[in-house]
Context: one part of a larger RNA
RNA sequence: CUGGGCGUAAAGCGUACGUAGGCGGCCAUUCAAGUCAGAGGUGAAAGCCCAGGGCUCAACCUUGGAACUGCCUUUGAAACUAGAUGGCUGGAACACGGGAGAGGUGAGUGGAAUUCCGAGUGUAGAGGUGAAAUUCGUAGAUAUUCGGAAGAACACCAGUGGCGAAGGCGGCUCACUGGACCGUUGUUGACGCUGAGGUACGAAAGCGUGGGGAGCAAACAGGAUUAGAUACCCUGGUAGUCCACGCCGUAAACGAUGAUAACUAGCUGUUGGGGCUCUUGGAGCUCCAGUGGCGCAGCUAACGCAUUAAGUUAUCCGCCUGGGGAGUACGGCCGCAAGGUUAAAACUC
Numbered sequence: 001c002u003g004g005g006c007g008u009a010a011a012g013c014g015u016a017c018g019u020a021g022g023c024g025g026c027c028a029u030u031c032a033a034g035u036c037a038g039a040g041g042u043g044a045a046a047g048c049c050c051a052g053g054g055c056u057c058a059a060c061c062u063u064g065g066a067a068c069u070g071c072c073u074u075u076g077a078a079a080c081u082a083g084a085u086g087g088c089u090g091g092a093a094c095a096c097g098g099g100a101g102a103g104g105u106g107a108g109u110g111g112a113a114u115u116c117c118g119a120g121u122g123u124a125g126a127g128g129u130g131a132a133a134u135u136c137g138u139a140g141a142u143a144u145u146c147g148g149a150a151g152a153a154c155a156c157c158a159g160u161g162g163c164g165a166a167g168g169c170g171g172c173u174c175a176c177u178g179g180a181c182c183g184u185u186g187u188u189g190a191c192g193c194u195g196a197g198g199u200a201c202g203a204a205a206g207c208g209u210g211g212g213g214a215g216c217a218a219a220c221a222g223g224a225u226u227a228g229a230u231a232c233c234c235u236g237g238u239a240g241u242c243c244a245c246g247c248c249g250u251a252a253a254c255g256a257u258g259a260u261a262a263c264u265a266g267c268u269g270u271u272g273g274g275g276c277u278c279u280u281g282g283a284g285c286u287c288c289a290g291u292g293g294c295g296c297a298g299c300u301a302a303c304g305c306a307u308u309a310a311g312u313u314a315u316c317c318g319c320c321u322g323g324g325g326a327g328u329a330c331g332g333c334c335g336c337a338a339g340g341u342u343a344a345a346a347c348u349c
Base pairs, nucleotide, nucleotide: 003321004320005319006318007303008302012317014201015200016199017198021194022193023192025088026087027086028085029084030083033081034080035077036076037075038074039073040072041071042070049065050064051063052062053061054060091191092188093187094186095185096183097182098181103177104176105175106174107173108172109171110154114150115149116148117147118146119145120144121143125136126135162169163168206247207246208245209244210243211242215241216240220236221235222234223233258316259315260314261313262312263311266294267293268292269291270290271289272288273287274286275285276284277283278282298305299304322349323348324347331342332341333340334339
C1' cells in the first nucleotide's frame, strides 16, 4: 500500500456555516464521453512461462507457441453513469394560520441575603474549632431595632423539564431579533447531502486599556496540626471573580459515540402541537416532533447498545496503525505575553 478500524483497547476535528471536490429523487426522448461487444493495426528482439530439440547431464544454447493484462483506428449496442432537452412531486425550500421555550442583544426594574456607615437599646464577651489559637470587643463588640450606601447573585417555582450548532442559557418588564415544532392546502420544481482549504462562534483561567469591588478568594501573612506541614482546619487577605472594548482559542469542549438519509418487535414515563370519540374543570384512542427508562432481533472482546443504535445499508468528511522519547525538538503560521497550532528523529523496551 491493499486492508482493518475509531463508546470504554490507538483513533470523531469543541461546534457550525460554507468554497473547491465527491455523491445525488422519479419519468420520457436524445447523444454515445465513460461502459460493453466485433474487426483491424501496434505492443522490437532478448528475458519470464509452456511444449520440443542440441552440447554425455545441468547450467548454457536453440525452435515453436503462448503471453505482452496496454495504446490507436473502425463498426456496433444503449441497461447503467456523465452530457443535452422536456416533464413530475415524494427530497429541499417558500407562503399562510397557530401555540411553546432560562435561544440571543440592549435598556429598565424588584425583593431576600451579605458587608459597610449613622443612630437607638444593651453589657462582657464575640468568632472559630476535633480541641484551640491567631482575630474582633469597655475607644462599647457580638445580639437587637430603625435609617442609609454598595456590589454581586437570583431561594421557592425547578422537573433524566425547556431552548440553543456547540460553548452555554434561570428574578421581573419592555424593545429588537435567531431557530425549531404543529396544521392546512397552496407555491417553486431536485433548488439536495457532505465538505479539503477557509470563515465565524467558542466554558474557565489568563492578557491589554479604563471603570467597579459587597461577598468569595489563587498568591501572601499569621494561628493551629504534625517528626516536618511550603498542605488539609482556622483568622485575615491581594490579583481575580463584575462591567465596557480588544486579545487568547484551549477543557474529561463527554453521549469519551462526525454529518445526512432510509430500513428493522414492543412496553412505559414526560415536554410541545394536532385529530377523533366520550360520561367534557376531564378521560380514552391516535398522528407528528423532542426528551428519559426497560426490552426483542441483530451487533459487541465483554461491559453494554438496541427506531435518540454501538443493528442493516448508502454518500461525504475527519482520524488511528506497539509503549516510551513526545503532543516534545526544529522550522513555519498565529499571539502583547502566557502560549496555541502544525509536527518529527536519534535512542530505548